[in-house]
């Protein structure tokens, strides 16, 4: 400099599930057990996907200054779902 192929330690990271814990309206997250993976499972929600629907918007019902059900929709979430951006180990040459 490379980093197609091949390769990982007594190092690194933790999926499911688990909790008289926390935070959140939900999705989901932290912590703490675990030990399914992973050589970026490191960071970044840009692009597509998926989750959720607080609040917004429509509506439809009522005992109508509300109260409920019902469609819509990220300003939310997934980075361990794919592309992408951006650092970085181990090591061949």
């Nucleotide at each position: 400099a490379c980093c197609a192929a091949a390769u990982a330690u007594c190092g690194g990271c933790a999926a499911a599930g688990u909790u008289c814990u926390c935070c959140g309206a939900a999705a989901g997250g932290a912590a703490a057990u675990g030990a399914c993976g992973c050589a970026a499972a490191g960071c970044c929600a840009u692009g597509g996907a998926u989750c959720u629907a607080c609040a917004g918007u429509c509506u439809c019902a009522a005992a109508u200054c509300u109260u409920g059900g019902g469609g819509c929709c990220a300003g939310g979430a997934u980075a361990g779902c794919c592309a992408g951006g951006u650092u970085g180990c181990a090591g061949c040459c």
c-di-GMP-I riboswitch aptamer from Paenibacillus sp. FSL R7-0331, 93 nucleotides, folded computationally. Of the family's consensus pairs, 95% are formed in the model. The organism belongs to Paenibacillus, within Bacteria. RNAcentral records the identical sequence in 2 taxa. Model confidence (mean pLDDT): 80 of 100.